[in-house]
Context: one part of a larger RNA
RNA sequence: GAUUGAACGCUGGCGGCAUGCCUUACACAUGCAAGUCGAACGGAAACGAUGGCUUCGGCCAGGCGUCGAGUGGCGAACGGGUGAGUAAUGCAUCGGAACGUGUCCUUUUGUGGGGGAUAACGGGUCGAAAGAUUCGCUAAUACCGCAUAAGACCCAAGGGUGAAAGCGGGGGAUCGCAAGACCUCGCGCAGAUGGAGCGGCCGAUGUUCGAUUAGCUAGUUGGCGGAGCAAGAGCCCACCAAGGCGACGAUCGAUAGCUGGUCUGAGAGGACGACCAGCCACAUUGGGACUGAGACACGGCCCAGACUCCUACGGGAGGCAGCAGUGGGGAAUUUAGGACAAUGGGGGCAACCCUGAUCCAGCCAUGCCGCGUGCGGGAAGAAGGCCUUCGGGUUGUAAACCGCUUUUGUCAGGGACGAAAAGGGAACCGUCAACAACGGUUUCCGCUGACGGUACCUGAAGAAUAAGCACCGGCUAACUACGUGCCAGCAGCCGCGGUAAUACGUAGGGUGCGAGCGUUAAUC
Numbered sequence: 001g002a003u004u005g006a007a008c009g010c011u012g013g014c015g016g017c018a019u020g021c022c023u024u025a026c027a028c029a030u031g032c033a034a035g036u037c038g039a040a041c042g043g044a045a046a047c048g049a050u051g052g053c054u055u056c057g058g059c060c061a062g063g064c065g066u067c068g069a070g071u072g073g074c075g076a077a078c079g080g081g082u083g084a085g086u087a088a089u090g091c092a093u094c095g096g097a098a099c100g101u102g103u104c105c106u107u108u109u110g111u112g113g114g115g116g117a118u119a120a121c122g123g124g125u126c127g128a129a130a131g132a133u134u135c136g137c138u139a140a141u142a143c144c145g146c147a148u149a150a151g152a153c154c155c156a157a158g159g160g161u162g163a164a165a166g167c168g169g170g171g172g173a174u175c176g177c178a179a180g181a182c183c184u185c186g187c188g189c190a191g192a193u194g195g196a197g198c199g200g201c202c203g204a205u206g207u208u209c210g211a212u213u214a215g216c217u218a219g220u221u222g223g224c225g226g227a228g229c230a231a232g233a234g235c236c237c238a239c240c241a242a243g244g245c246g247a248c249g250a251u252c253g254a255u256a257g258c259u260g261g262u263c264u265g266a267g268a269g270g271a272c273g274a275c276c277a278g279c280c281a282c283a284u285u286g287g288g289a290c291u292g293a294g295a296c297a298c299g300g301c302c303c304a305g306a307c308u309c310c311u312a313c314g315g316g317a318g319g320c321a322g323c324a325g326u327g328g329g330g331a332a333u334u335u336a337g338g339a340c341a342a343u344g345g346g347g348g349c350a351a352c353c354c355u356g357a358u359c360c361a362g363c364c365a366u367g368c369c370g371c372g373u374g375c376g377g378g379a380a381g382a383a384g385g386c387c388u389u390c391g392g393g394u395u396g397u398a399a400a401c402c403g404c405u406u407u408u409g410u411c412a413g414g415g416a417c418g419a420a421a422a423g424g425g426a427a428c429c430g431u432c433a434a435c436a437a438c439g440g441u442u443u444c445c446g447c448u449g450a451c452g453g454u455a456c457c458u459g460a461a462g463a464a465u466a467a468g469c470a471c472c473g474g475c476u477a478a479c480u481a482c483g484u485g486c487c488a489g490c491a492g493c494c495g496c497g498g499u500a501a502u503a504c505g506u507a508g509g510g511u512g513c514g515a516g517c518g519u520u521a522a523u524c
Stems, first nucleotide, its partner, number of pairs: 001524004006520005013371006020363001021329001026327003030324003035074003040071002043067002047065002050061004081282003090207007099199003104195002107192005112146001114144002121136006152161003166187006174181002208254003215245003220242004225237002257279004261272004284305005307318004335361001337360003343357001344355004374404004384395004410460005418451001423445008468513005473494003479508005489496002
């Protein structure tokens, strides 16, 4: 000099854009952060509408809108947080072969016919509660056989194994009392092929310090055979062999998430890894599996430990390293905010619902950038202050005064971009028996804004609303007076202060930077 997720002191007008627990991976009150689908299902707790009854309090009905609870499906493995652990089961780069993959895309084959349950619900029992239990009824895209098998898998090549589910829209003829059958479209379901994206595994090279850590190793190193896995493998097991690693630093100890990058520097290098992005690891501590395409699962389950809470003492409940917020620790780090309008995600045919992701707003000069605190004129160089050799000098065109402007601020009026999808109509095309329904293209209409009455624009009055901080001995730009008298004090280094201190304190003046300026800490 540059830099910082900074803090402290003094000071502080505005805006834009960013950043904001670096310490206790300490403990957490409260609210919210993952739901959705009635076009899978039986249904109807609440509400609305409809119908009926009514003593005007309300009651009943069907299941139309809608839907609590329940069965079922998908999601909850994403998104969000943190950096404890980890020196290599990680990360970065380059390769590899023995794998998996829900949803999505491509191609293709099917979707036939049956069965038995169960929750909800009703009756009962136990319990303080959490909840548990018994009897009875019922549905499905829940569950289980049967049939079929293009392809798949197994095979001794003869053969064998093994699947599915329906729901909704529309409709001319025919059948049917009707529901519907039937046709068709859409969404699904089952099997298979290829793909995309994603993930699991293996190798090489690189990846902090310590030798005052020199030897380490028994599933250890390899083989054969098996178990296991989606898959290779001592991953695991039996047997056999005695290997494997190490001064090119094994083992042990200490420290640490890694990277893209960031800071600095002419570079080489050094230091760092906040925000943003990729990967990894973790979710009160330790262990375990279940479900599932995917977890050994932050807001799932089980066990054990510590802690907190409830209890009728028998027993139960909990996990903010999600967003806010609280206590504590600390030099130190924000609102118990708004909205799903946009982007994205989950569910759904859709409408739509959910979303502390996200987008916004709030707080803090924490940082970067921009703007302002006026501009021009004005000498009798006013008054006052300070100094003085008492002549004067300086503050100083500074002020007053005259003229002008109105950024910002205040008031008044107007007022966004971010919004196009969605939805509706028409024409054409595809599909179809069909002019219906559905899908596509074009075109017309047209709903939706948290931010926000914000940005921005226009107008009005009025210099009006706005300057500090550090320093002035040398390094280092900037000097005098008074006070003090090795005292009080200053200080980054050299050093100042013991009666004329440009070095302490105050004042005047000056220098530097400026909504900041200094100090401290830290890195180059």
A computed fold for a 524-nucleotide part of an RNA from an uncultured bacterium, annotated as small-subunit ribosomal RNA, 5' domain. It matches the Rfam family "Bacterial small subunit ribosomal RNA".